[in-house]
Context: one part of a larger RNA
Formats: sequence, C1' cells, structure tokens
RNA sequence: UUGGGUUUAAAGGGUGCGUAGGCGGUUUGAUAAGUUAGAGGUGAAAUUUCGGGGCUCAACCCUGAACGUGCCUCUAAUACUGUUGAGCUAGAGAGUAGUUGCGGUAGGCGGAAUGUAUGGUGUAGCGGUGAAAUGCUUAGAGAUCAUACAGAACACCGAUUGCGAAGGCAGCUUACCAAACUAUAUCUGACGUUGAGGCACGAAAGCGUGGGGAGCAAACAGGAUUAGAUACCCUGGUAGUCCACGCAGUAAACGAUGAAAAUUCGUUGUGGGCGAUACACAGUCGGUGAUUAAGCGAAAGGGAUAAGUUAUCCACCUGGGGAGUACGUUCGCAAGAAUGAAACUC
Repeated sequence: UUGGGUUUAAAGGGUGCGUAGGCGGUUUGAUAAGUUAGAGGUGAAAUUUCGGGGCUCAACCCUGAACGUGCCUCUAAUACUGUUGAGCUAGAGAGUAGUUGCGGUAGGCGGAAUGUAUGGUGUAGCGGUGAAAUGCUUAGAGAUCAUACAGAACACCGAUUGCGAAGGCAGCUUACCAAACUAUAUCUGACGUUGAGGCACGAAAGCGUGGGGAGCAAACAGGAUUAGAUACCCUGGUAGUCCACGCAGUAAACGAUGAAAAUUCGUUGUGGGCGAUACACAGUCGGUGAUUAAGCGAAAGGGAUAAGUUAUCCACCUGGGGAGUACGUUCGCAAGAAUGAAACUC
C1' cells in the first nucleotide's frame, strides 16, 4: 500500500457554522467530455511466449506469429455520469395559525438560612471529637428576643421531567433575542448533505485590571492521632469561589458510540401537539425511557434514539514502554496548549 477497523481491546475531532473539495431527488430535449463498439495509425530492434528451422544435442543462432493490456485520429451508440435548456414537488426552505420549555442576554423584586453590628433578657460555660485538645467566654460568651447591614445560594415543587449544538441551564417577574414541535399545503423550486483548512462557542481550575468578600476553603498555623503523620479528624485561615471586562482553550468535554439519509417485528411508561371527544380508549407527528423478535457482537451487550441492513462525506487507529516526552514551529502575560518523533528496550 491493499485489506481491516474505531461502546469496553489501538482508534469519533469538546461542539457548532461554513470555504474548497466529495456525494446528490424527479421528467424531458440538446450535446457527446467520461462510457461502450468498430476502423485506421502508432506502440523501434533485441528481449519474452508459441510454431518451424540451423549448428551431431543443448546453450546459441535464423525465421514466422503472438504480445506490447497504451496513446492519437475517424465513425457509430446514448442506458448511466457530466455539461447545458425547459419543467416537476416527495428533499430543503419560506408563509399562515397555534403550542412548548431550568434555552440565552439585561434589569427589577422576594423569603428562609448564615454571619456580623447594636440593644434587651440572662449566667457559666460554649464548641468540638472515637476520646480529647487547640479555639471562644465573667471586658458577660453560648442560648433567646428585637432592629439593622452584608454577600452568596435558591428548600418544598423535582421526576430515567424539560430545554440547549456542545459546555451547560432551576426562587419570582419584566423587556428583548433565539429555537423546536404541531396543523395547513399558500409560495420558492433541489436552493440539499458532508466538510480538509478557517471562524465562533466552549465546565472547573488558572492568569490580568478593577470591584466585592457572608459561608465554604487549596496554601499556611495550631491541636490531636501515630513509631513517624509534611495526611485522614478538630480549631482557625489566605488566595479562590461572586461581579465587570479581557486572556486561556483544556476535562472520564462520556452515550467512553461523528454527521446526515433510507430501510427492518412486538410490548409498555412518560412529556409537547393534532384529531376525536362517549371522559373508556384506540389513531397520528415529533421527543424521552424500559423490555424484546430477527439479524449483529469475542462476549458483556446493543436492538427503529442500533453497536442490524444499505449508499455518502469527514475524523482517527496499526504491539507495550520510551512519550503525549525531545527538537522545531505556531499560539499564550505566564501557567501552558496545539502539532509531534527517534535512539534504545521487551
């Protein structure tokens, strides 16, 4: 390379949008580039293969044919692909009428809890643990009541619930923005799909500047435990966690399962519509779960939300370690990220 693969053995890019490129519905006309057929030219000789012949045989040599799978030109065919013209509506999009949701952004508001401050009542403990101690407290703690302030998070509802491309999203409310679904079949008429590069988004931790700081809490300090205890437990406690604007660009970014399309038994939940309403239910569309036939799988299992059967496009894999390391390059304020070997060794 061919071939084979990618849930768990190596292997699906974190996610979307989209450029080039690849692939692409249906009817018909033209064309004849690909395609198919025929003819001509060329495809040097030697070599090779086959037939015949010459050296006494053979090697070797001579001769004829084949081969040379190709290229060029001409002629013909037109199913498929391409190009081009005219159409179509089943894909896709738009419209109209509804529906849905923790979807996003920015405001406003709320109560519980916690902490602090001040004041009242009140007196000797509180706190913490396996047991203790450090710690707090007669300068009046803890408990309890009232008032005020602060920051962060939103109990119950709450659910294999819902929404979002993924990350993710939950108190209530307002504004704005976006999306999906259903019904209809009014419009456009293949406008589609995938997508190397590219662009955008992207948890937590981290970084920069400025705020904020209740609780929690890396680091750190002390008390315990222990042979030791740079830990687990306890008392404190700073970055951080929160906000604004930038950066960073990684995660077991997981369904460890790329996208989009077609197709292939049943049963049973659930949330959104439509239809029908007899308030029993069966029907239909698109979600989300369980179980399962066939076929699939090394098995576990998956099974219309496929890991079944088909055709398309992208990404990735090729023994373990060395190593996601070194070097180089790009990006970054840095931390580092991306790309990514070899020697050697088993």
The prediction has a mean pLDDT of 85. Predicted 3D model of a 346-nucleotide part of an RNA (small-subunit ribosomal RNA, central domain) from an uncultured bacterium. It matches the Rfam family "Bacterial small subunit ribosomal RNA". The RNAcentral record of the full RNA draws on Greengenes.